Model confidence (mean pLDDT): 82 of 100.
Small-subunit ribosomal RNA from a metagenome, 1560 nucleotides, folded computationally.

[in-house]
RNA sequence: AGAGUUUGAUCAUGGCUCAGAUUGAACGCUGGCGGCGUGGAUAAGGCAUGCAAGUCGCGCGACGAAAGGGUUGUCUGAUCUUUCGGGUGAAGACGGCCCCUGAAAGCGGCGAACGGGUGAGUAACACGUGAGCAACCUACCCCUCGGUGGGGGACAACGUCGGUACCUUCGGGUACCUAGCGAAAGUGGCGCUAACACCGCAUACGUCCUCCUGGUUUCCUGGCCGGGAGGGGAAAGCGGGGGAUCCUUCGGGACCUCGCGCCGAGGGAUGGGCUCGCGACCGAUUAGCUUGUUGGCGGGGUAAUGGCCCACCAAGGCUACGAUCGGUAGCUGGCCUGAGAGGGUGGUCAGCCACACUGGGAUUGAGAUACGGCCCAGACUCCUACGGGAGGCAGCAGUCUAGAAGCUUCGGCAAUGGGGGAAACCCUGACCGAGCGACGCCGCGUGGGGGAUGAAGGUUUUCGGAUUGUAAACCCCUUUUGGCGGGGAAGAACGGGUCUGGUUCCUAAUACGGCCAGAUCUUGACGGUACCCGCAGAAGAAGCCCCGGCUAACUCCGUGCCAGCAGCCGCGGUAAUACGGGGGGGGCAAGCGUUAAUCGGAUUUAUUGGGCAUAAAGGGCGUGUAGGCGGCCUCUUCAGUCGGGUGUUAAAUACCCAUCGUUCAACGAGGGACAUGCGCUCGAAACUGAGAGGCUUGAGUGCGGUAGAGGAGCAUGGAAUUCCCGGUGUAGCGGUGAAAUGCGUAGAUAUCGGGAGGAACACCAGUGGCGAAGGCGAUGCUCUGGGCCGCAACUGACGCUGAGACGCGAAAGCGUGGGGAGCGAACGGGAUUAGAUACCCCGGUAGUCCACGCCGUAAACGUUGGGCACUAGGUGUAGCGGGUAUCGACCCCUGCUGUGCCGUAGGUAAUCCAUUAAGUGCCCCGCCUGGGGAGUACGGUCGCAAGACUGAAACUCAAAGGAAUUGACGGGGGCCCGCACAAGCGGUGGAGCAUGCGGUUCAAUUCGAGGCAACGCGAAGAACCUUACCAGGCCUUAACAUCACCCUUCACGGGUACCGUACCACCCCGAAAGGGGUGGGCAAGGUAGAUAGGUGCUGCAUGGCUGUCGUCAGCUCGUGUCGUGAGAUGUUGGGUUAAGUCCCGCAACGAGCGCAACCCCUAUCCCUAGUUGCCAGCGGGUAAUGCCGGGAACUCUAGGGAAACUGCUCCGGCAACGGAGAGGAAGGUGGGGACGACGUCAAGUCAUCAUGGCCCUUACGGUCUGGGCUACACGCGUGCUACAAUGCCUGGUACAGAGCGCUGCUAACCCGAGAGGGGGAGCCAAUCGCACAAAACCAGGCCCAGUUCAGAUUGAGGGCUGCAACUCGCCCUCAUGAAGCUGGAAUCGCUAGUAAUCGCAGAUCAGCUACGCUGCGGUGAAUACCGUUCCCGGGCCUUGUACACACCGCCCGUCACAUGACCCGAGUCGCCUGGAGCCGAAGUCCACGACCUAACUCGCCUCGGCGAGAUGGAGUGGCCGACGCUCUGGGGGGUAAGGGGGAUGAAGUCGUAACAAGGU
Repeated sequence: AGAGUUUGAUCAUGGCUCAGAUUGAACGCUGGCGGCGUGGAUAAGGCAUGCAAGUCGCGCGACGAAAGGGUUGUCUGAUCUUUCGGGUGAAGACGGCCCCUGAAAGCGGCGAACGGGUGAGUAACACGUGAGCAACCUACCCCUCGGUGGGGGACAACGUCGGUACCUUCGGGUACCUAGCGAAAGUGGCGCUAACACCGCAUACGUCCUCCUGGUUUCCUGGCCGGGAGGGGAAAGCGGGGGAUCCUUCGGGACCUCGCGCCGAGGGAUGGGCUCGCGACCGAUUAGCUUGUUGGCGGGGUAAUGGCCCACCAAGGCUACGAUCGGUAGCUGGCCUGAGAGGGUGGUCAGCCACACUGGGAUUGAGAUACGGCCCAGACUCCUACGGGAGGCAGCAGUCUAGAAGCUUCGGCAAUGGGGGAAACCCUGACCGAGCGACGCCGCGUGGGGGAUGAAGGUUUUCGGAUUGUAAACCCCUUUUGGCGGGGAAGAACGGGUCUGGUUCCUAAUACGGCCAGAUCUUGACGGUACCCGCAGAAGAAGCCCCGGCUAACUCCGUGCCAGCAGCCGCGGUAAUACGGGGGGGGCAAGCGUUAAUCGGAUUUAUUGGGCAUAAAGGGCGUGUAGGCGGCCUCUUCAGUCGGGUGUUAAAUACCCAUCGUUCAACGAGGGACAUGCGCUCGAAACUGAGAGGCUUGAGUGCGGUAGAGGAGCAUGGAAUUCCCGGUGUAGCGGUGAAAUGCGUAGAUAUCGGGAGGAACACCAGUGGCGAAGGCGAUGCUCUGGGCCGCAACUGACGCUGAGACGCGAAAGCGUGGGGAGCGAACGGGAUUAGAUACCCCGGUAGUCCACGCCGUAAACGUUGGGCACUAGGUGUAGCGGGUAUCGACCCCUGCUGUGCCGUAGGUAAUCCAUUAAGUGCCCCGCCUGGGGAGUACGGUCGCAAGACUGAAACUCAAAGGAAUUGACGGGGGCCCGCACAAGCGGUGGAGCAUGCGGUUCAAUUCGAGGCAACGCGAAGAACCUUACCAGGCCUUAACAUCACCCUUCACGGGUACCGUACCACCCCGAAAGGGGUGGGCAAGGUAGAUAGGUGCUGCAUGGCUGUCGUCAGCUCGUGUCGUGAGAUGUUGGGUUAAGUCCCGCAACGAGCGCAACCCCUAUCCCUAGUUGCCAGCGGGUAAUGCCGGGAACUCUAGGGAAACUGCUCCGGCAACGGAGAGGAAGGUGGGGACGACGUCAAGUCAUCAUGGCCCUUACGGUCUGGGCUACACGCGUGCUACAAUGCCUGGUACAGAGCGCUGCUAACCCGAGAGGGGGAGCCAAUCGCACAAAACCAGGCCCAGUUCAGAUUGAGGGCUGCAACUCGCCCUCAUGAAGCUGGAAUCGCUAGUAAUCGCAGAUCAGCUACGCUGCGGUGAAUACCGUUCCCGGGCCUUGUACACACCGCCCGUCACAUGACCCGAGUCGCCUGGAGCCGAAGUCCACGACCUAACUCGCCUCGGCGAGAUGGAGUGGCCGACGCUCUGGGGGGUAAGGGGGAUGAAGUCGUAACAAGGU
């Protein structure tokens, strides 16, 4: 960075597709190790179980197990002493009390608002960014200031509201039970009590409120610093130490001190609240929205502003710069992609927000409207004794469901962080780790070196080999990783305990405490892990995809449009590099592919960076609103713009670093730079904007002229058609390709006169004019718009464009009313036709016309929006001027405006455009983004309707389309050829027969050939053979080739014996082949396998050969030139020719294959030669004959040569050449042949031959006998013979050429009527033979008849060939004597020695079905306009094309069938939502509160209290209020009888619409 795909090819347009990167992935196959990451994207579906938020006893009461300590009681009682009374009393047992420790529960404090999850909702100040708050709050933490005095009353816990029994130290305890209520959850009454709980009181540095006031700041306020007055309002203790003084219940307290708290206040920090600018989705088929709505005054509420809420007042507010509504969506840092600009995305990590089963609500609190709190309502699940209750994993694990799909009900608080605590410590599914998953990224390994006999095996093969492949084996080596064994971290430092020391801390203090240092002890989930060492051993470790092009990598087999592949183009119908397998190869690699998805490529939404004449795309045209854009000069400003500085742009990420840490990397750490944006600030002033002033060139006005089918209305005119009346007049008219319908004897048409009526305005008339477009055409008048030219007086930028809007707008159509001559949808009739609902004809209604009103479309087109400026010219035309010169604008020069043509530069894909741009620029508007579906559906707006405007999707295709090129084609054109037609002659098609084919038949009728260009063709010879077919018999290495082995008188020659399946002879079986036997001869042969063999298939795998267009005049190349290119030019043009033959011209110049010529035959002459041919002259001879001598003249033979070239003359022409003529045997290529360009038809042939592949192998091979190819109801082709008198028959008489002949031709002669037989001369042939040519000519007969025509058919008898004529030969003779009397439609050949007609020969061949074929000669015409209209074929040029398999092309619509999608649809189902109303839970607020009520106050009192008040509450009422209900709208969706069109689908039906003038 591009590539494939529209075409025969090309360029451009345009879509589709691919290669890249990426992913929270999934699926398929496969899977060794490690590190680091990552892992419920769907059902914000439901959840079992466990855990995820507690902690503080240094706040408090109560309780208090076990162990321990202290003390003490009772008992036992060691021991000592002993006077035996006792004492001392260790120790033990059982207890009491206290202390310590402390489980569960409680009061209280702090936390639970963090941390963790999720993305439902949200289009919003939710988020991002930048500002603001003079309108705010902030527990714990830090700093500072000041305090911490003195009282009071409660409430939990607890006890109790039962009984029995037992025990008791009499306090009580234990056990059981139906325990006050209740199944449970839970809960009531009464009683007791502590506090850092609660409540008064005191005090008040600050502080708060009200009023007065000074200063200061600010855009403004409830800012800041002050002063004064009045008023309001605080607190809590706990723990350690001390011991002078005091008190004491002797425990201790006061007191002092330390620490932690507590209260008031200021400041800070942190976290939050609120406000604003800007930024970021889609839909206009959502255009208007809004009543607390917008603002104000006052109040309520809040931490605080605010319509947040309320009362009153005003009537505002938002919106095309998109309000409202609908759909979708958490936002961001970032991430992916991209060169960038962009596009996509928001998982992990980080910030913010929102949510916690759904909806509503408050409480507590510094903070919540609270995920693991509460209340209410709802759904769901669970429990229940049916009365009631309980619950909320979108915390971590885990489960079910849905799904293509995502993990362990793990370990640990060791680290980091969090909560509580003075601390130890406790808690922590945050977190740290481990586990699972190749989900991703990164790293490593599966070994390394040597090793040729290039092993075996596989694959392939042209059989030689090639390849797998140094690959393996084998030798040497190494040991990562895995395995086993051993060693073994870092992560740990805090903190704490103990000890020691220090201390400028605190203090009265050397206590205590704090701080510092040291020593020591103590803490690891991961984990015996990382890492290290050792041991053994190449040992355990490679797959996946691809190999037709794109795209890197090729072969064999199988399959046979099947099975299958496929991202696009496309592969597969018998040789598939595309399917499947094998071998080989390519790519990547513990992965590889596929699918899904995003960006890229795609400049295919184009800001960077596209377009609109014809490819998709200019609005039908104008006026003009908003908007966008805007002339010259000066001054000001600085919003845009530009520059400097500065704040911010969190961290992480991305980028950089010879940076650091993991052996490297991934990963991590550190630093740097960046962060394109926003804010603030300083500056610049050209440009844009803004403000001010001026100018005239843009624009406009004025004045003077001017052309015009510009518009509207009124009036008028003539020609023509038709109709009516009258006249003349008679049989037709009219119409068409031809007709008919129609009109006409009731008088048409024609013609004359008169009249009526409607519509349109000939000539003028012109790529002339006017208009914005549609459009406008007789004449006059009236009204009216615009343009142009000239002048330069006025205004002073007043301009351009123009979304919406408004107006105009052909034809047709609609409404109302007129009008109606002609024309004329519909309709009727006549024709045409297969049909003809058409084209043609005869009629004819709407309509066409007018008025008024609608419609609003069009190929409304220059398929080209408007404006301005610039950029060579030439020429015509229309209008108005100027100059010059004039009688005159007649010519000439020139300006402006309009309208055409040509053309330069330039542009364009090309065509083309080109001062009237499609060129070069600027401004504004409209429009396009593949084809079909579709300008359709739905919705909306408009319309009386018809319909118009706006305008999709599903689905489907790999294209659709433009310009140009080469062909081909045309019922396009021009030119020109050909027996192409025409003109002629003779045929075919009818008959019989022959022959070939089809068809049918058959055991088989072998096969091929199939329009021309198969069909008397392969076949120039089917009785057997041939022969390929059929039936039957037989052979199996074979009828044929090569090799091996065996055998053999073993080279060869001769002789000879033996063996011997061959050979020869004979015999047997047999139809033969074959089998068997005997003998002979002499070299054969036998066996097995390689192989043979195949007319089996494929002519669409091929070679070769051939046909055909076509003996047509064409087909190409090199160089140059033109074109982006295909390609063109040359080769076209003007002439000419049989011809691309030649000439001239020409961006071409040359050349090749063809044409022609060169070759052969033939026509004339010459030379040479002269036998077998010839015979003029000479001689001889014969009945006759070149028979003989001879001759070489002639004919002829066969070799060479000459001749013809438009050379000559005339005419025409530039020339080529043509016409005429002369001469000549021949004249314009003399006649004929051979010769066939590039190519076409997948033309024909695998059955001539050759040949790839496939197939058969005791058979699809070989061989034999017989049969068949010869069949026969038919159809066709090609022929023969005829139908007769230009004939037939009989007789006679002539004249060829070219061939052939030794298994041959065969003479004479004889026999036979003949076929033929006998015979055998001659001849290897210019010698002999076949061999008589026939028609012709002469003579005679026949006399128009199915015949003296014709000869089929049949009978009989013969002949010949051959092994053999039955199927199935030919010939002869006799007899028989069919059809046929010139052939329908149609069709063939031939232009001169031709047609026609006549015979002769040859190949093949034993013979012949040959009437065929190939040659040969004899006789021998007609016609052709100095034609090309038509049919057929062809050549050249041109034109159109939607064809390119090329018109036998392409292609359209209905119908029928199938499939899937869509629209409408009586309805029906649920969903969302608006309006109105009803009901009204919880709860806040308000009011009341007769009931309840501790402190506080007052009064009374018997001092216990009582009463009243205050306060608080229950309760009641009210406003609001969720769910729910009712009524009524709107929206989108599902489904549906039926209806509708559209799409798609190798070979259905009907027609032929379009493409060539597509036949209208």
RNAcentral holds the sequence, with entries from SILVA.
It matches the Rfam family "Bacterial small subunit ribosomal RNA".